[in-house]
Context: one part of a larger RNA
Molecule: large-subunit ribosomal RNA, domain IV
Organism: Gracilariopsis panamensis
RNA sequence: UUGUAUUGAAGGAACUCGGCAAAUUAACUCUGUACGUUCGCAAUAAAGAGAGCCAAUCAAAUGGUAGCAUAAAAUAAGAAGUAACGACUGGUUAUCAAAACCACAGGACUCUGCAAAUUUGUAAAAAAAAGUAUAGGGUCUGACGUCUGCCCGGUACUUAAAAAUAAAAAAUUUAGGUGUAAGCCUAAUUUUUAAAUCUAAGUAAACGGCGGUUCUAACUAUAAGAAUCCUUAGGUAGCGAAAUUCCUUGGCGGGUAAAUUCCGUCCUGCAUGAAUGACGUAACGAUUGCUUCACUGUCUCCAAUACAAAUUCA
Repeated sequence: UUGUAUUGAAGGAACUCGGCAAAUUAACUCUGUACGUUCGCAAUAAAGAGAGCCAAUCAAAUGGUAGCAUAAAAUAAGAAGUAACGACUGGUUAUCAAAACCACAGGACUCUGCAAAUUUGUAAAAAAAAGUAUAGGGUCUGACGUCUGCCCGGUACUUAAAAAUAAAAAAUUUAGGUGUAAGCCUAAUUUUUAAAUCUAAGUAAACGGCGGUUCUAACUAUAAGAAUCCUUAGGUAGCGAAAUUCCUUGGCGGGUAAAUUCCGUCCUGCAUGAAUGACGUAACGAUUGCUUCACUGUCUCCAAUACAAAUUCA
């Protein structure tokens, strides 16, 4: 000097990206327990109290008695509030990420009538299934509650005995060449044949999409309203400086002596928005942001001790 432990005056997060690390709390018995809530929970909520040994006695009340200290060591939750995300238990980057990612029960669409669809395989065959639409496959969403608006013009899918377009081949007949013949070759003729494309309709919990300009109310401001252009249709409910807001540390309020964070609210949404789900939500979370109490060597500001290692000297 470093490491691992222990202790520390006064202060107590002033440290720091951040209470990281450490400290606090802790088992048992009794009392007591809020907001919220899906009435199950929340909850060991929180907040308090008790405890040794001896005596007759089953035990206790009670009495006595020692200590600084009686859950005398060890083991053994710190607590509360608020917001975001995900309902939950579960799973995940073996070896830097455990999460808001994946899964999930629930919801919806779609395919499939059984020699099923779908999948594996060259095939035989096999899974599906010793199942049969309350079944099986695929896709999206993701408990629950309230809901899920408008657009089929584009792409995709489904449907439609018409018309049009649609290849290469096969066959018929004829002519020519060649050959003894069978046949082969060349040219023309007539006929037949598919999906597909095109066309028309339907479908958005299919892929996706969901405007601009100008004017207007007897203060001002704003614009219920009017006009006009374009579009398949012009964003509804809800939420909103958001895990989305550039300008931006937006404005206002709260909390602090002081707040680019946090909470509430406003809406001027650069560039929210409804199963690529929208908005809420009790419970849950080694998740993330913020706050309070307790606690502390994190810090002001370092010091001492024990045991190791390195280093120096002998």